[in-house]
Lysine riboswitch aptamer from Secundilactobacillus silagei, 178 nucleotides, folded computationally.
The source organism's lineage runs through Bacteria, Bacillota, Bacilli, Lactobacillales and Secundilactobacillus.
Its mean pLDDT, the model's own confidence on a scale to 100, is 82.
RNA sequence: AUCAAAAGAAGAGGCGCGAAUGACAAGAGUCGCUUUCAGGAGAACGAUUAGGUUCUGUGAUUGAAAGUAAAAGGGUCAUUUGCCGAAGCUCGCCGUGGCUAAUUACACGCGGAGCUGGGGCCAGUCCUAAGAAGGCUGGAACUGUCGCAACGAUGUGUUGCGGAGAGCUUCCUACGGU
Numbered sequence: 001a002u003c004a005a006a007a008g009a010a011g012a013g014g015c016g017c018g019a020a021u022g023a024c025a026a027g028a029g030u031c032g033c034u035u036u037c038a039g040g041a042g043a044a045c046g047a048u049u050a051g052g053u054u055c056u057g058u059g060a061u062u063g064a065a066a067g068u069a070a071a072a073g074g075g076u077c078a079u080u081u082g083c084c085g086a087a088g089c090u091c092g093c094c095g096u097g098g099c100u101a102a103u104u105a106c107a108c109g110c111g112g113a114g115c116u117g118g119g120g121c122c123a124g125u126c127c128u129a130a131g132a133a134g135g136c137u138g139g140a141a142c143u144g145u146c147g148c149a150a151c152g153a154u155g156u157g158u159u160g161c162g163g164a165g166a167g168c169u170u171c172c173u174a175c176g177g178u
Base pairs, nucleotide, nucleotide: 001178002177003176008171009170010169011168014084016083017082018081019080020079021078022077023076024075032068033067034066035065036064037063038062042055043054044053045052046104047103048102049101050100051099087116088115089114090113091112094109095108096107097106117143118142121139122138123137124136125135126134145163146162147161148160149159150158151157
């Protein structure tokens, strides 16, 4: 002089990722509740089994008619805000919840492992009121980034192939190397 580790700081991708508030649409003239008629013994507490509790011949479950009549999750728009493993998903364990116990479903939470660079499109399936949103699986492209190769040009572009965010860029620093 030059290359450069670990650590640190700041950034980029773009219909970028999350959260909160408000409004609107839908949910839905649905659930529920009341009355009348029919009917005649069971019904409810997520499901099943066993208990328990409550309602019920002063008429249950159910069906029809009339009246009344919601909400949640999810969605769209606007505003605010935290961010770039942002965040999300899958699987298992544990805990809590709804009368008790067992199994299970659902919701929430803790932590663990694995996967995904990103946003769309299509198909199937799950969920759902739903042709919305979302999850899972698969497919063909796009985009950002780095690497390799080729072409080209005075400017970092085009094409092809490949990798993954524990990545990439800039700064800082300097274990160490020449």